The RNA shown here (Bacterial RNase P class A) has 367 nucleotides and comes from a Gemmatimonadales bacterium. NCBI's taxonomy places the organism under Bacteria, Pseudomonadati, Gemmatimonadota, Gemmatimonadia, Gemmatimonadales. A source record names the gene rnpB. The sequence is in RNAcentral, with records from ENA. Its mean pLDDT, the model's own confidence on a scale to 100, is 77.
[in-house]
């Protein structure tokens, strides 16, 4: 200085003022059905997000269900640690991709058992032989035939182990060596997955499981509209009382209805609704500093209090600085994407202008 690669921060300017909206607290004044209330005016004090988003996983909290075990389903699937927990995370092994830094992997079983492998190609799983290789008969010859052969072309995502050498009519684990495979081991290194190292076997049997399947683990259901408390009117419901009630503007006569044990009206209980409170903001909590740890994270100490509803608040202005872009140098303009809490947390994941910070790797020049 080129390309690339791995992980952080921030999230929209900063400060000050003025006004404005919603939560809490609190003073002061009017209302009031006297209640922890209703208005109204002040005064402190707090008010989105990294993803609040999908609603994909695990949890906390509630409620119902539950002697214990199976089946069904549904999800996981290398090893070790983190965590409350997890299908997340960190480290690590193994494979596969990269020249690397690094990157991606549902990564248990293909001799239990079913089932696919499109097109191509001779042949996609009892192997097989299209072109070629050889050998022998025919034939003048080009070539037939029959028979071995799988080293070599071709085809495919994948063709029955590589490479070299002996062998051999060509060949060919048919023989060796060395890789690879496969089994085994009371070696060796590691907590372990696994790595090595020794032995043995020439080693026929492909590939899919994120098709069924088969092993091994996990999993009772529903969710803050969980759920708990307080509670009218109406209309049933029980139990007392009870021969009179209720209306025609007040009162008396009179008069209509309802009723008189098949009970009107009064009282009282209980259940449930409307409506109100709680649950709901102190929490597996934020920051900082020190101490283990590679790491994910843990432990101590200080300290801080930080949104909540009515699905309804979180904003506008002004000034001075700041970055960016335009200028006729006098000033203009402009601070942006993605989005917006609603019972919390922990992670996934997807969206997303910009800024800004650190490792490392390739190429290339030059000391």
């Nucleotide at each position: 200085g080129u390309g690339g690669u791995a992980g952080g921060g921030u999230g929209c300017g900063a400060u000050g003022g003025u006004c404005g909206c919603g939560g809490c607290a609190u003073g002061c004044c009017g209302g009031u059905u006297c209640g922890a209330c209703c208005g109204g005016c002040g005064u402190g004090u707090c008010g989105a997000g990294g993803a609040a988003a999908g609603u994909c996983c695990g949890a906390g909290c509630u409620c119902c269900a539950u002697c214990g075990g199976g089946c069904a389903g549904a999800c996981u699937g290398c090893c070790a640690g983190g965590u409350a927990a997890c299908g997340c995370c960190u480290g690590g092994g193994c494979g596969c991709c990269g020249c690397g830094a690094g990157g991606c992997g549902a990564c248990g079983g293909a001799c239990a058992g079913g089932g696919c492998c499109a097109c191509a190609g001779a042949a996609a799983a009892c192997a097989g032989a299209c072109c070629g290789c050889c050998u022998g008969c025919c034939g003048a010859a080009a070539g037939g035939c029959a028979g071995g052969u799988a080293a070599g072309g071709g085809u495919g995502c994948a063709a029955c182990g590589g490479u070299g050498g002996g062998g051999u009519a060509a060949g060919a684990g048919c023989c060796c060596a060395c890789c690879g495979c496969g089994c085994g081991u009371u070696c060796c290194g590691g907590u372990a997955a696994c790595g090595g190292g020794c032995g043995c076997g020439g080693c026929u049997c492909g590939g899919c499981a994120a098709c069924c399947c088969c092993c091994a683990g996990u999993c009772g259901g529903a969710g803050c509209a969980a759920g708990g408390c307080c509670a009218a009117a109406u209309a049933g419901g029980c139990g007392g009382c009870g021969a009179g009630g209720u209306c025609c503007g007040g009162c008396c006569c009179g008069g209509a209805c309802c009723g008189u044990c098949u009970g009107a009206g009064c009282c009282g209980c209980g259940g449930g609704u409307a409506g109100g409170c709680c649950g709901c903001a102190c929490g597996a909590g934020g920051u900082g500093a020190c101490g283990g740890g590679c790491g994910a994270c843990c432990g101590u100490c200080a300290u801080c209090c930080c949104a909540g509803a009515g699905a309804g608040a979180u904003g506008a202005c002004c000034a001075u600085c700041c970055g960016g872009c335009c200028u006729u140098c006098g000033g203009g303009c402009c601070g942006a994407a993605c989005a917006g809490a609603a019972c919390u947390c922990g992670g996934c994941u997807u969206a997303c202008g910009g800024c800004u910070c650190c490792g490392c790797c390739u190429c290339g020049a030059g000391c």